Source information
Predicted 3D model of a 93-nucleotide RNA (SAM riboswitch aptamer (S box leader)) from an Acidimicrobiales bacterium. The sequence was found by an Rfam model in a public genome assembly. Of the family's consensus pairs, 96% are formed in the model.
RNA sequence: GAAUCAUCCAGAGGAUCUGAGGGGUCUGGCCCUGUGACGGUCCGCCAACCAUCCGCUAUGCGGUAUCGGUGGCAACGCCAGAAACGAUGAGGA
Numbered sequence: 001g002a003a004u005c006a007u008c009c010a011g012a013g014g015a016u017c018u019g020a021g022g023g024g025u026c027u028g029g030c031c032c033u034g035u036g037a038c039g040g041u042c043c044g045c046c047a048a049c050c051a052u053c054c055g056c057u058a059u060g061c062g063g064u065a066u067c068g069g070u071g072g073c074a075a076c077g078c079c080a081g082a083a084a085c086g087a088u089g090a091g092g093a
Stems, first nucleotide, its partner, number of pairs: 004090005013043005021032003025082005044073003049069002051066001053063004077085001
């Protein structure tokens, strides 16, 4: 790091540092936030995409949750409209 595929209404928070905005853009809402948000760190937790292991009617499906690789832990990617997008995993030309 291209193509491609799948998912984006379920689930899961404490401590600490910092100190003012945050929820991607525009419009309109709504919401979180000095009772400390956003972000960082540590620990914990959730889930089950990949891997592992098990079963089966086996290009797959179901189960398991484990030394593993990722991801996530307010609200549907917060909602509606618009335009493009974005995120995560797999994948490797």